[in-house]
RNA sequence: UCCAUUAUCGGUGAUGGUGUCCACCCGGCUUGGCCUAACCGCCUUAAAGGCUGAUGACACCUGCUGGAGG
Numbered sequence: 001u002c003c004a005u006u007a008u009c010g011g012u013g014a015u016g017g018u019g020u021c022c023a024c025c026c027g028g029c030u031u032g033g034c035c036u037a038a039c040c041g042c043c044u045u046a047a048a049g050g051c052u053g054a055u056g057a058c059a060c061c062u063g064c065u066g067g068a069g070g
Stems, first nucleotide, its partner, number of pairs: 010025004016061006027035003041051003
């Protein structure tokens, strides 16, 4: 790297990944499909404009930014 076999399996929490914990949702119908939950930041405005954070919380990694040293 490729192949085969077996077992297991939900989603979400304003910017990436892993682990732990927490919280929330987890359906309906006219059923070859359609609808739909949790979730989708803040201030300000007629429009415009401005601001914080890679976490829901903790730890680590990655990216970005600032400072110091080699």